[in-house]
RNA sequence: AACUUGAGAGUUUGAUCCUGGCUCAGAACGAACGCUGGCGGCAGGCCUAACACAUGCAAGUCGAGCGAGGACUUCGGUCCUAGCGGCGGACGGGUGAGUAACGCGUGGGAACGUGCCCCUUGCUGCGGAAUAGCCCCGGGAAACUGGGAUUAAUACCGCAUGAUCCCCCUGAUCAUGGAGAUCUGGGGGCAAAGAUUUAUCGGCAAGGGAUCGGCCCGCGUUGGAUUAGGUAGUUGGUGGGGUAAUGGCCUACCAAGCCGACGAUCCAUAGCUGGUUUGAGAGGAUGAUCAGCCACACUGGGACUGAGACACGGCCCAGACUCCUACGGGAGGCAGCAGUGGGGAAUCUUAGACAAUGGGGGCAACCCUGAUCUAGCCAUGCCGCGUGAGUGAUGAAGGCCCUAGGGUUGUAAAGCUCUUUCAGCUGGGAAGAUAAUGACUGUACCAGCAGAAGAAGCCCCGGCUAACUCCGUGCCAGCAGCCGCGGUAAUACGGAGGGGGCUAGCGUUGUUCGGAAUUACUGGGCGUAAAGCGCACGUAGGCGGACCGGAAAGUUGGGGGUGAAAUCCCGGGGCUCAACCCCGGAACUGCCUUCAAAACUAUCGGUCUGGAGUUCGAGAGAGGUGAGUGGAAUUCCGAGUGUAGAGGUGAAAUUCGUAGAUAUUCGGAGGAACACCAGUGGCGAAGGCGGCUCACUGGCUCGAUACUGACGCUGAGGUGCGAAAGCGUGGGGAGCAAACAGGAUUAGAUACCCUGGUAGUCCACGCCGUAAACGAUGAAUGCCAGUCGUCGGGCAGCAUGCUGUUCGGUGACACACCUAACGGAUUAAGCAUUCCGCCUGGGGAGUACGGUCGCAAGAUUAAAACUCAAAGGAAUUGACGGGGGCCCGCACAAGCGGUGGAGCAUGUGGUUUAAUUCGAAGCAACGCGCAGAACCUUACCAACCCUUGACAUCCCAGGACAGCCCGAGAGAUCGGGUCUCCACUUCGGUGGCCUGGAGACAGGUGCUGCAUGGCUGUCGUCAGCUCGUGUCGUGAGAUGUUCGGUUAAGUCCGGCAACGAGCGCAACCCACACUCCUAGUUGCCAUCAUUUGGUUGGGCACUCUAGGAGAACUGCCGAUGAUAAGUCGGAGGAAGGUGUGGAUGACGUCAAGUCCUCAUGGCCCUUACGGGUUGGGCUACACACGUGCUACAAUGGUGGUGACAGUGGGUUAAUCCCCAAAAGCCAUCUCAGUUCGGAUUGGGGUCUGCAACUCGACCCCAUGAAGUUGGAAUCGCUAGUAAUCGCGGAACAGCAUGCCGCGGUGAAUACGUUCCCGGGCCUUGUACACACCGCCCGUCACACCAUGGGAGUUGGGUCUACCCGACGGCCGUGCGCUAACCAGCAAUGGAGGCAGCGGACCACGGUAGGCUCAGCGACUGGGGUGAAGUCGUAACAAGGUAGCCGUAGGGGAACCUGCGGCUGGAUCACCUCCUUU
Repeated sequence: AACUUGAGAGUUUGAUCCUGGCUCAGAACGAACGCUGGCGGCAGGCCUAACACAUGCAAGUCGAGCGAGGACUUCGGUCCUAGCGGCGGACGGGUGAGUAACGCGUGGGAACGUGCCCCUUGCUGCGGAAUAGCCCCGGGAAACUGGGAUUAAUACCGCAUGAUCCCCCUGAUCAUGGAGAUCUGGGGGCAAAGAUUUAUCGGCAAGGGAUCGGCCCGCGUUGGAUUAGGUAGUUGGUGGGGUAAUGGCCUACCAAGCCGACGAUCCAUAGCUGGUUUGAGAGGAUGAUCAGCCACACUGGGACUGAGACACGGCCCAGACUCCUACGGGAGGCAGCAGUGGGGAAUCUUAGACAAUGGGGGCAACCCUGAUCUAGCCAUGCCGCGUGAGUGAUGAAGGCCCUAGGGUUGUAAAGCUCUUUCAGCUGGGAAGAUAAUGACUGUACCAGCAGAAGAAGCCCCGGCUAACUCCGUGCCAGCAGCCGCGGUAAUACGGAGGGGGCUAGCGUUGUUCGGAAUUACUGGGCGUAAAGCGCACGUAGGCGGACCGGAAAGUUGGGGGUGAAAUCCCGGGGCUCAACCCCGGAACUGCCUUCAAAACUAUCGGUCUGGAGUUCGAGAGAGGUGAGUGGAAUUCCGAGUGUAGAGGUGAAAUUCGUAGAUAUUCGGAGGAACACCAGUGGCGAAGGCGGCUCACUGGCUCGAUACUGACGCUGAGGUGCGAAAGCGUGGGGAGCAAACAGGAUUAGAUACCCUGGUAGUCCACGCCGUAAACGAUGAAUGCCAGUCGUCGGGCAGCAUGCUGUUCGGUGACACACCUAACGGAUUAAGCAUUCCGCCUGGGGAGUACGGUCGCAAGAUUAAAACUCAAAGGAAUUGACGGGGGCCCGCACAAGCGGUGGAGCAUGUGGUUUAAUUCGAAGCAACGCGCAGAACCUUACCAACCCUUGACAUCCCAGGACAGCCCGAGAGAUCGGGUCUCCACUUCGGUGGCCUGGAGACAGGUGCUGCAUGGCUGUCGUCAGCUCGUGUCGUGAGAUGUUCGGUUAAGUCCGGCAACGAGCGCAACCCACACUCCUAGUUGCCAUCAUUUGGUUGGGCACUCUAGGAGAACUGCCGAUGAUAAGUCGGAGGAAGGUGUGGAUGACGUCAAGUCCUCAUGGCCCUUACGGGUUGGGCUACACACGUGCUACAAUGGUGGUGACAGUGGGUUAAUCCCCAAAAGCCAUCUCAGUUCGGAUUGGGGUCUGCAACUCGACCCCAUGAAGUUGGAAUCGCUAGUAAUCGCGGAACAGCAUGCCGCGGUGAAUACGUUCCCGGGCCUUGUACACACCGCCCGUCACACCAUGGGAGUUGGGUCUACCCGACGGCCGUGCGCUAACCAGCAAUGGAGGCAGCGGACCACGGUAGGCUCAGCGACUGGGGUGAAGUCGUAACAAGGUAGCCGUAGGGGAACCUGCGGCUGGAUCACCUCCUUU
């Protein structure tokens, strides 16, 4: 001193909060792969095929046990060897197949053995018979083996001796529940081996120790219940056997036990541990190297020997495989060290040495030792070092970028001055060895030498996540851990420059832990996100009121034992440091044992009444079951009246009815259900229960006294109940009504609607067991503000119909508190405790398989592969609704006139064409760009030409250019001729213009309006759109802006957690309408003259002109309203409530339109996509649409007559000109394809223009088409408006029915806001947010993927029965054979042994059957994914029939229908309750 300890981020949405998954940043590795690679130290190195193995080595040794043979010999001896014999081959080394087990870990225990080693005591005497080797004779290819003769021992045998050894008997002492312990005596039994030379090594018996091992027990040790029952030697006992030893270990008999939801059995997986790794910890994952234990040794079985094995380098048998063979027969086992093949993403040398450490043998020398120590290979890991240091700014060159200035690479380089670690070369040279002995090794280390010399890469740079630019590419190529990048300006792809990170490594992949509080013990949840069993009773279990006492199981404290070493941690030490190694400590959170304490829990005993229950007295109730009974209504039947319809619907039809319906009256039959009362009223555990009466019966509440004395709560399994539908049997059947039939609707209509109608609905009995079985809220107990209703009971007071209080139910609002929010709030979703059930991303799927239940339908239990990065909850802002409320608009309605039908004009589509240039496309493209295409325009087409260009700037040279004439040509153009510079000047030159030349460049109506600016359209002249501060909300956001009035208006008033402000509205601007002032020409003329004529004089009053001023403000009055804002009416006024018309267009929407007005980024073309010319085209024409003109006629046509205008233009304010207005009036026509209508066509002419052919306008004569008021549909207009009539202007050579303006004449109607369209505000629902042109469901078709079923087939595992039965031990027998011992003179006999034989056991093998797992499988079922396929439209809004749940039937499909249920249904109305006043 052993201490320090806990980080988050991205991704669901338009945005927000939450839930929830996915992903990332960290650490680790026996790793592998890619790129790269200088040195050293220390470690590590087949994770896969316990697959097969060539070759060599890995276990021998002893001559001091024995005989024999051989070699050498200095004759002293020395050495070698096969065999007999001894010890060791049970250690060391390898591997993890098996094993879920006393296998391992930990802690205990008793009934055992133990070679070698240590200690102690005693002994080591006398004999005997064999057998290898050797020799001889054989068999065999070999391996090997037979017979005969002979021989030794520390080999074998007999006898003796032998204690406290073993067995039997007997007695005594001690102890005990019992088996026992010790001692005396008697009987019986068991030993030995020698060697070498004088010191040892041995041998035997007995006892003890140590070591090692065998056995038993407590606790711990993976997953699965879609494995729930297993077990006959099984459980126990007795006798016997067996073992070193206990024991069913084995055997005979007896008994029927034993294990199991605290998970037996079975299946799958797995060697276990110290440890390793991660983690703040608790945990999780793991079990390489090192260490402990176990198991195995080609596969299976077996024993022998031995102290120890059922034996890796021993034996026997069986099997598979390999090898040898003379075919008869034999041999083998690398999961020892190297090594080979194979497998695999992947893992090394057929090395050196016994020098050290250890092991075996030996007295020893010594021998053996792939244990071990070393070296080799590999960046496999950890650690250390180097690849240079200092100085050096013209900030070099080059690269890259650039706003063209510069910036950056960058002190970086070069240059100059130094150093030499490592590597290299030369020389010296340890320790490891304690006397000898060093593989490593001339190694570590030391000294010297040369020279910056030999030594840097990898990944990344969109966010997470440190680090940015250019080019290329163009949804391609590609990237990607998640989100996601890429469709022409990519910090995301590829390259480059630059930058960031790490560094002899760096990235990627894989795996584990972490983050993940995402399995939550520490440390989560279940109203709506996933999640409360449909409800109750109750078993096991869990938990449990108050007091006292005992004991001490849990608990707490102290001690002892153990927790191997190594590792981790701390303090030291050794290698130059570190990694690494060594020493000491701490720790090892555990187990056992002992002592103590007694608060709490458990236990035992005693007591109590508060929890619970009992008793008595009252009370309320659609609680249940059975029986009986009542009226209304529907239907049917009979009869009467009565006549043509009834019924039904959005409208109809099917249907019924003249055979008499419907309607109506009376009578009858039958079944089902019980109006009103009726109520967020009552009862019940839930499902559920409703006319009335009776019988039986369950529970609850209140009040009171006494009693029992914790008897309680919850409740896995279990049992019971359990709507509707459905099933079985038998009844019943009025109404209703799945299926079915018909009629409608519809594109279709297997539906919604209608007419019928069967199961069913009803009853009895028996099944089913599910629902949105919901309060989407388990049960129980305690505690925590209130107010107001209501139901049942009690008590108190009196004002006797009220108030207060209490217990139990049932509601509403609301505080604290909780919640993601919504909301909940004493009936909790608050604060706590106990018990049960359930959840862990979405889909696949509540599905498959298996089990259980069911008659069936089906219910219940309940996965996986695969796939996605979300799925979801609540709330917010919008948008939308075939939701609601309020309001507005020529939106509808009321009117007037049109379009749609005809001819023509014009634009568009389409078609055609060499070209018919291009754009515009619902409203908001289509008489639009075009205020005017014969050429030009012109952008298009054909042909012919030009290439610094038709146009701009710069440079050089030369000079006028132009114009005119002639020729060629379609012309552009070309050739020729004529003419030939200008201005300024300081006389140097400069500028302008033209021509020629070269290159920079010009040029492009080429592309992209989805890269843009500008401009414009549209919603819409709609009344909206926002901000600051404050407040509220976790937040997105809200408030303000909502509300009550009012307005054309977010206009104004009032109220209000808002107070203010901005852009819009309005006003300010222009024109018109009235008056006044000023001015009075080219205008005007009342008065005075004059004239054809305001022509002239005169005048400026009037009109008018054009400058200014005034006037209108709800100002005044009345009514109404809140006394306000305002509204209505009135007066006055030229005008009255915005006077009329215009200009004026908020925030924004439509990727709206325009690159062809202009400007412009990028891209593209450059003798052409540029420029010029001629001709053609934009003018085509089966057709379709839009906008117009003219008509169809008598309100008209034609002819005549005929006043009054205004704007504008002409160079100018009005003179003058354009200029004729049309209407009106008169005459005629008389209802017809016309005296309507004018198209078309023929002929003739005029005008413009280089030029009217394609392709102009107008005039005259002739011709005289369609058309007789226009289907569905649709447009404009609210007053000087519509309608109608003409006039002017722009552009223009010419060309209008178009456009922009002007005036003349001059209406009708508006009840009103139900409906259509558009818009505004508030509110509501939403699964929409690209915002309903949204979203989205299912079948079918196609492709791919995984999976279920499947006749069968292949293989594995296991069980049962039977057959066979090797080796082996055991048991029995033992004809035969037989050295040791005994008897015998011998022969021989005996004891004993061996072979053989028989038996039970048993491996392999076989037959039959069962169970189980896996592979394949024609065909088949659903599922998932896929870019734009088909059919419909189911759901989201009231989704156009509200939706959903359960069930049943039906249907291409989503689905439809019946029955019951739910609100997680919009809207309207009613009722009840609450709040405020």
Model confidence (mean pLDDT): 83 of 100. Predicted 3D model of a 1477-nucleotide RNA (small-subunit ribosomal RNA) from Paracoccus kondratievae. It matches the Rfam family "Bacterial small subunit ribosomal RNA". NCBI's taxonomy places the organism under Bacteria, Pseudomonadati, Rhodobacterales, Paracoccaceae, Paracoccus. RNAcentral holds the sequence, with entries from ENA and SILVA.